Predicted 3D model of a 74-nucleotide RNA (transfer RNA) from an Anaerolineae bacterium. The coordinates come from a structure-prediction model, not an experiment, and the mean pLDDT is 81. Rfam family: tRNA. It is annotated as a transfer RNA.

RNA sequence: GGACCCGUGGUGUAGCGGUUAACACGUCGGCCUGUCAAGCCGAAGAUCGCGGGUUCGAACCCCGUCGGGUCCGC
Numbered sequence: 001g002g003a004c005c006c007g008u009g010g011u012g013u014a015g016c017g018g019u020u021a022a023c024a025c026g027u028c029g030g031c032c033u034g035u036c037a038a039g040c041c042g043a044a045g046a047u048c049g050c051g052g053g054u055u056c057g058a059a060c061c062c063c064g065u066c067g068g069g070u071c072c073g074c
Stems, first nucleotide, its partner, number of pairs: 001072007010025004018056001027043005049065005
């Protein structure tokens, strides 16, 4: 330098171009308990790596770019 894959709450993952980005763990509050844990109920938290473009509409399609990984080449 080239090809491909990955990047989404604190963590791990989901998410056919179509209201409201979902689940688990974690965090916070409440209930329960003599206390803790477990269990139950509820809440906060991601403008989807970044910037453009296409589209009535983009996490999803296209281009560029950044980071990580695998392979190939000089």